[in-house]
């Protein structure tokens, strides 16, 4: 320096659910709260859910904690 692992070692991050809040709506944001995470960091490129419009053949949109890909990235006993 690359890959893989995760023993160590600093820690990280946060589902459901509650509130508030923005949005027609998936769903996003804040706190709380922890179900689980080695990228549960970032990316809507490609699969798939959803969700609005509606001429029903699309159109715009959420979803990275649904897969795949791309990119960044801590410790180092191996």
């Nucleotide at each position: 320096a690359u890959u893989g692992u995760u023993a160590c070692g600093u820690g990280c991050c946060a589902a459901a659910c509650u509130u508030g809040u923005u949005g027609u709506g998936a769903a996003g944001c804040a706190a709380g709260g922890a179900c689980g995470g080695a990228a549960a960091g970032c990316c809507a490129c490609g699969g798939g859910u959803c969700u609005c419009a509606u001429u029903u053949a699309u159109g715009a949109g959420a979803c990275a904690g649904c897969c795949g890909g791309g990119u960044u990235a801590c410790c180092u006993a191996u």